Small-subunit ribosomal RNA from an uncultured bacterium, 1409 nucleotides, folded computationally.
């Protein structure tokens, strides 16, 4: 004392990077700003520098020279006050120059420096050292000069020089001195060694300086001693190997110079060494450390402020002088550069403190004072000191204080926001009642001072005695900061709050603009009309006098992993061996103490970190103590391991012996088969090759076939997840040389081993270079046929090089077991090919076991998972080699190899936020199995060709109104636009409104009826003119007004709810326990059968459920039983021309209520004694009897905002409303869906039969009468099993046409008429008569249908005045054909691939633009 999260995906586990929270800063920036204490401020231009200042001091070392002051001489003059030239004493000051000490210290900067610079421990027996201490001894007598000074001489200046005089603690000799130096030789202790210290003894050799107040100070010489300092050595100190070889004073000796001393420090010979993979020289880049900052720590980054060392003072070089320098404010010489100049010359160095210019993102004042502290000089006072203290600027950091407290709910105005109810800001204002920190004003006022000074007193000496000599008290004097800190009084709550953020990470969300725009954005990301991600806003949440950004380091990152990682598939095992440093080593004994442990000592400055105590009102800040500095030396001690040394074992490893297997390797030789060339013979028209073909060969005779010969190059069968080798590789057979390996014995040697960086050999095919060889096969290039849209390719015919030898080279491959070598250890179980052993056995054989080899399965345990598992990818341990997102790239430079291809080493800029492994789940595959559907076939009739209807595009229009859009729009919304529908358009109108509610006034209406004008609509006049009533009103409706509102078929179906389509009535969707899996998921649900069916059955870690299938529900087929009117009539009666007409029945049809029935129930096969399947009985029906209704979990952001509802936008005298016309009906044209047809299985005509289902009052309408018809007239019945509408029609029967554009067809047109309706022009339907178009069965394509179904043929119904070829419904006739499941389409389900999840219509790759 160790924290994480987002980010690859549909989702998962994993590897793997980027991103983020955190601290800290000599920081800038942007917005903002009260107060203080404490600390820091040019990281950039060692850029240039104006101007001031930063080192002087001693007069107690000299000689002068100037001021003053006393005394003291007096010349002149005035004329006796004094002034006072001159002389000489003495004092006090100042002070240029001689001389002393200082200037080597303070103080700055980091350019240089990869170093003995730093660190650090160590050594000087190889060394110096001013001041300062101790201590012993001296201080004696002389000389000569010199600066000032004075005169001059050149010069612009700076300065130099000459003559003349002077002094000294300045310079020279002389004397004195051995205990000091140095030479000789000698003795004695001591040391690792060079030697050190000590003792006699001889030679030699060096001193001084004075001043005084008489106390001292100060000098000279010699020891020591402290202080500084100098040198050496051992360790430890960056990054490049795409720097690998470096060195001539270079390494070393012997001698010598040189120094404070040691050394090639230099010099002469001599010798040839010396450093280096443990990284030497090269290049880059940097002061270094105590220390900071981060981290648990191990590290890591970093050296500003303090504080050690070093180095540098414009740049380079050099020496003087000194104890001390190669000297930041010294000197001399070059260089650049600035300044002065009378052009001859000459000054200058802020990397000291302000301070300027320039640099820049950026960094203060040209300020006070020596009061403190400390320094230099002095004997001292003292002078000096940009050291220092102090204050100024600057939120630059850190630390403290405030911007007020209490109370206050009408929850106030006002703002946001709203579901309009309300919620927020919020006790927050305001109001009340209260301190007064800080600011403000005004007073009081320190402590930082003691020393030294003056002045008293007093005491002290070797003394006979004094004295500031010296020592104690006394008083008085010394503060930059600064009237500062502190402290008191008054004074108003008055003067003091910003900043960033609010998707997630990550604490805080909401409205409005705007519309992938503006814009954000650490990293995922946000914006394309409802943005909590952009701007405002208001609220909210952090910090706070500061918030935020950038910038940089550390953390998180275990993402360089010692602590702490990996390498089969993620990024990683050299293609293989041999082996040289190296690393690392088997068992026993003893030695030793080098790692190792253990104890002491020295040091590890000082500050700082941590601990405790104090000192400022706290704290930051300071000061004392303590602890800690994990190191390095040095000394004793202990021996288990490890090393080292020395004996000695044998199991590691190797030799020997005796035997074995084998495509091991190399050179000779040598065999048959095939092919294919030659030669000949036979033989004739083809061969040959392909999915087809067609270049090619062949009538000059080919393939075929025979015999004969040639030459190459390769070895069938044996033959095998068999064998041998290090890898690559190796395959007929003989022979000769060879090399490794396995068994088995235990004779011999006695760790002889393992691994290996680099070195070095050896390495498949390809390919290079020389010579051979190649008639043969195969075959890049390269020709020719095909093949495609093209086809420089896959297919075919030829064919060069090369494939083959021999010799050198290359040196690489998905060189794979994608798994380096050695060793030991850890379940089994089963093949194979080699050796042994034991056991049977008469042979053949079999059994058990051991060994090296070579598969397969499968525990334990590993692994992200897939997987591996005694041949590991498990447990360990040694060695080596490699990885550190992806793309740039194995590229580019450079070495280096190679003949050349090329090779081995290998970045980097610049981009992304991923790239990846393994597994899941779905989706896909011109993958695979099984399975279905009118899917296909096998039929049947269409459609696609006319011609007309109808929808649609498109094109016109004022307008042709919206929607609908592959299947699953298109005869759709629309079950029916002449007006109305109506939404479109053109004109004319209204504006609380054509509808809703509410208020207020008037009215008596409303409503009808005339007129007036109009295109209606609206407008204007007249006339008539309610109801209850307590008479106050009230109801109700008009009309006027005013405003909340109304309205919108306006937008968004991608904001919605509802409803709907489709996949598909396809068998599927899923969930609760349980198991399995780190997860994601998975089992159920899969599997063998079965079925129309996830329908059953049966197995099975599942065991159950649920939606869905299937049954329930309607209807249709048979039958019972009830009930029979409006239905029916078989029996009886009546009755007619004739009819269930009647009477009466309910048997029969029918009609509608109720049960029956069908259920694989029965048989017989099959089938697994199942599910069920085939077949038969019987039954009206037979295996879900026919149809219908009924549609799971979801999928198309599938349709609708024009049914309806509805957020959100948008319009309000118009996008609303009213109205007239017009339009949705247009028409070079393209498509969909239909009718009708073309025609004899027909078309007319003509008499005659059978339905079922429906509908009818503003209806259906009969009979009857008119019309040629449409249909008019009429007006019984029927609110309906009663009437009617209504005639069914194909069809059967006659008959007529006779294959023609017709008696097929019926468009178009014209004329007349009928009918609905205000109203038939645009714009109905239908009749009559005329008029007779296109069509002779339809290209490619394409559509329905499996039985009462296609086909065909009529019927009604909705809607609707009127207006169907659609559409919904009904029934009549009534086919054919399904060998089958390869194959198209769609669908289910299991299993495989995937780099696809927007999910193959996916994804991705090159050229181009």
């Nucleotide at each position: 004392u160790u924290a994480g999260a987002g980010u690859u995906u549909g989702a998962u586990c994993c590897u793997g990077g980027c991103u983020c929270a955190g601290g800290a800063u000599g920081a800038a920036c942007g917005c903002u700003g009260g107060c203080g204490g404490c600390g820091u401020g040019c990281c950039u231009a060692a850029c240039a520098c104006a101007u001031g200042c930063a080192a002087g001091u001693c007069g107690a070392a000299c000689g002068g020279a100037c001021u003053c002051a006393u005394a003291u001489u007096g010349a002149a003059a005035c004329c006796u006050a004094g002034u006072g030239a001159u002389u000489u004493a003495u004092g006090a000051g100042u002070u240029a120059g001689u001389g002393g000490c200082g200037g080597a210290c303070g103080g700055g900067u980091g350019a240089g420096u990869a170093a003995c610079g730093c660190g650090u421990g160590g050594a000087a027996a190889a060394c110096c050292u001013g001041c300062c201490g101790u201590a012993u001894a001296c201080c004696g007598g002389g000389g000569g000069a010199u600066a000032a000074c004075a005169c001059u001489u050149a010069g612009a200046a700076a300065u130099a020089g000459g003559u003349g005089c002077u002094a000294g603690u300045a310079c020279c000799g002389c004397a004195u001195a051995a205990g000091c130096g140095c030479a000789c030789a000698g003795c004695u202790u001591c040391g690792c060694a060079u030697g050190a210290a000590g003792c006699a003894g001889u030679g030699u050799g060096a001193a001084a300086a004075a001043c005084u107040c008489c106390g001292g100070u100060g000098g000279u010489a010699u020891a020591c001693g402290a202080u500084g300092g100098u040198u050496c050595c051992g360790c430890g100190u960056c990054u490049g190997a795409u720097u690998a070889g470096c060195u001539g004073g270079u390494u070393g000796g012997c001698g010598g110079g040189g120094u404070a001393a040691c050394g090639g420090c230099c010099c002469a010979c001599c010798a040839a060494g010396g450093c280096a993979a443990c990284g030497a020289u090269c290049a880059g880049u940097a002061g270094c450390c105590g220390g900071c900052c981060u981290g648990a720590g191990a590290g890591g980054g970093u050296g500003a402020a303090c504080g050690g060392c070093c180095a540098c003072a414009u740049u380079g070089g050099g020496a003087c002088u000194g104890a001390g320098a190669c000297a930041c404010g010294g000197c001399c010489c070059a260089a650049a550069c600035u300044c002065c100049u009378a052009c001859g010359g000459g000054a200058g160095g802020c990397a000291g403190c302000a301070g300027u210019g320039g640099g820049g993102a950026a960094u203060a004042u040209u300020g006070c004072a020596c009061a403190a502290u400390g320094g230099a000089c002095g004997a001292a006072a003292g002078u000096c000191u940009g050291a220092u203290g102090g204050a100024g600027c600057a939120a630059c950091g850190c630390c403290g204080c405030g911007u007020g407290a209490g109370u206050g709910a009408a929850g106030a105005a006002g703002g946001g926001u709203u579901u309009c109810g309300g919620c927020u800001c919020g006790u927050a204002a305001a109001g009340c009642u209260c301190u007064g920190u800080u600011g403000g004003u005004a007073g009081u006022g320190a402590a930082g001072a003691a020393a030294g000074a003056u002045a008293g007193a007093g005491g002290u000496a070797g003394u006979a005695a004094c004295u500031g000599g010296c020592c104690u008290u006394u008083a008085u004097u010394u503060g930059a900061c600064g009237g500062u800190a502190a402290u008191u009084a008054c004074u108003u709550a008055g003067a003091a709050a910003g900043u960033c953020a609010c998707g997630g990470c990550u604490a805080a969300c909401u409205a409005c603009g705007u519309g992938c725009c503006a814009g954000c954005a650490g990293c995922c990301g946000c914006g394309g009309u409802a943005a909590u991600a952009c701007g405002u806003a208001g609220g909210u949440g952090g910090c706070a006098a500061g918030c935020g950004u950038u910038g940089u380091c550390c953390g998180g990152a275990u993402u360089u992993a010692u602590u702490g990682g990996g390498c089969g598939u993620a990024a990683a095992g050299c293609g293989a061996g041999u082996g040289c440093a190296g690393g690392c080593g088997g068992u026993u004994c003893a030695a030793u103490a080098a790692g190792u442990c253990u104890g002491a000592u020295g040091u590890g400055a000082a500050a700082g970190c941590c601990u405790u105590c104090g000192g400022c009102u706290c704290a930051a800040c300071c000061g004392g103590a303590g602890a800690a500095u994990u190191g390095c030396a040095u000394c004793a001690g202990a021996a288990a391991c490890u090393g080292u040394u020395g004996a000695a074992c044998u199991u590691g490893a190797g030799u020997g012996c005796a035997g074995a297997a084998g495509a091991g390797g190399a050179g000779a030789g040598u065999g048959g088969a095939a092919c294919u060339c030659c030669a000949u013979g036979u033989g004739u028209a083809g061969c040959g090759g392909u999915g087809g073909a067609a270049u090619g060969c062949g009538u000059a005779g080919a393939u075929a076939u025979a015999u004969g010969g040639a030459a190459g190059a390769a070895c069938a069968c044996c033959a095998g997840u068999g064998g041998c080798g290090a890898a690559g590789g190796c395959g007929g057979c003989u022979c000769u040389c060879u090399g490794g390996u396995c068994u088995g014995c235990a004779a011999c040697u006695g760790a002889c081993g393992c691994u290996g960086a680099g070195g070095c050999u050896c390495g498949a095919a390809a390919g290079c270079a020389u010579g051979g060889g190649u008639a043969g096969g195969c075959g890049a290039a390269c020709a020719g046929g095909a093949u495609u849209a093209g086809a420089u390719a896959c297919c075919c015919u030829g064919g060069u090089a090369g494939u083959c030898c021999a010799u050198g080279c290359c040196g690489u491959a998905a060189a794979c077991g994608a798994u380096g070598a050695g060793u030991g250890c850890u379940a089994a179980g089963u093949g194979u090919g080699g050796a042994g052993a034991g056991g049977u056995u008469u042979c053949c054989g079999c059994c058990u076991c051991u060994c090296a080899g070579u598969g397969c399965u499968g525990c334990a345990g590993c692994u992200a998972a897939c997987g591996c598992a005694u041949u590991a990818a498990g447990c360990a341990c040694u060695c080596c080699g490699c990885c550190u997102g992806g793309g740039g790239a194995g590229u580019a430079c450079g070495a280096c190899c190679g003949c050349a291809a090329g090779g081995u080493u290998g970045a980097a800029a610049c981009u992304c936020a991923a790239a990846g492994g393994a597994a899941u789940u779905g989706a896909c595959g011109g993958g695979g199995g099984c399975c279905c559907g009118c899917a296909c076939a096998a039929g049947c009739g269409g459609u696609g060709g006319a011609g007309c209807a109808u929808g649609u595009g498109g094109u016109u229009u004022a307008a042709u109104u919206c929607g609908a859009a592959g299947c699953a729009a298109c005869g759709c919304g629309a079950a029916g636009a002449a007006c109305c529908u109506u939404a479109c358009c053109u004109g004319g109108u209204c504006u609380u409104g054509a509808c809703a509610u509410c208020c207020g006034g008037a009215c008596g209406c409303c409503g009808u009826a005339u007129g007036g004008g109009c295109a209606a609509a609206g407008c204007c006049a007249u006339a008539u003119u309610u109801c209850c009533u307590u008479c106050g009103g009230g109801a109700c409706g008009u009309c006027c007004g005013a405003g909340a509102c109304a309205g919108g078929u306006g937008g968004u179906g991608c904001a919605u709810g509802g409803u709907u389509g489709u996949c598909g009535u396809c068998a599927g969707c899923u969930c609760g326990u349980g198991u399995c899996g780190u997860g994601a998921g998975a089992u159920g649900u899969u599997g063998g059968g079965u079925u129309a069916a996830g329908u059953c059955c049966c197995g099975c870690a599942a065991c159950g459920a649920g939606c869905g299938c299937a049954a329930c529900c309607c209807u249709u087929a048979c039958c019972u039983u009830c009930a029979g009117u409006a239905g029916c009539c078989a029996g009886c009666g009546g009755g007619a021309g004739a009819a269930g007409c009647c009477g009466g029945g309910c048997a029969c049809u029918c009609u509608g209520g109720a049960g029956g029935g069908a259920c694989u129930g029965c048989c017989a096969g099959g089938g697994a004694c199942a599910a069920c399947c085939u077949g038969g009985a019987g039954g009206a029906a037979g295996g879900u009897g026919g149809g219908g209704a009924u549609g799971a979990c979801g999928u198309c952001a599938a349709a609708u905002c024009a049914u309806c509802a509805u957020g959100c936008c948008c319009c309000u005298u118009a996008u609303g409303a009213u109205u007239u016309g017009g339009g949705c009906u247009a028409c070079a044209c393209a498509c969909g869906u239909g009718c009708u047809a073309c025609a004899a299985u027909g078309g007319c005509g003509u008499a005659a039969a059978c339905a079922a289902a429906g509908g009818g009052a503003g209806g259906c309408a009969a009979a009857g009468g008119a019309g040629u018809a449409a249909u008019c007239u009429g007006g019984a019945g029927c609110a309906a099993a009663c009437c009617c509408c209504a005639a069914a029609a194909a069809u059967a029967a006659c008959g007529u046409c006779u294959c023609a554009g017709u008696u097929c067809g019926g468009a178009c047109u014209g004329u007349g008429g009928u009918c609905u309706g205000c109203a038939a022009c645009c714009c109905g339907a239908c009749c009559a008569c005329a008029c007779g178009a296109a069509g002779c069965u339809g290209g490619a394509a394409u559509c329905g249908c499996u039985a009462g179904u296609a086909a065909u043929c009529g019927c009604g119904a909705a809607u609707c005045a009127g207006a169907a070829u659609g559409u919904c419904g009904c029934g009549g006739u009534g086919a054919a054909u399904a060998c089958g499941u390869a194959a198209c389409c769609g669908g289910g389900u299991c299993u495989u691939g995937c780099a696809c999840a927007c999910a193959c219509c996916g994804c991705c790759c090159g050229u181009c633009a």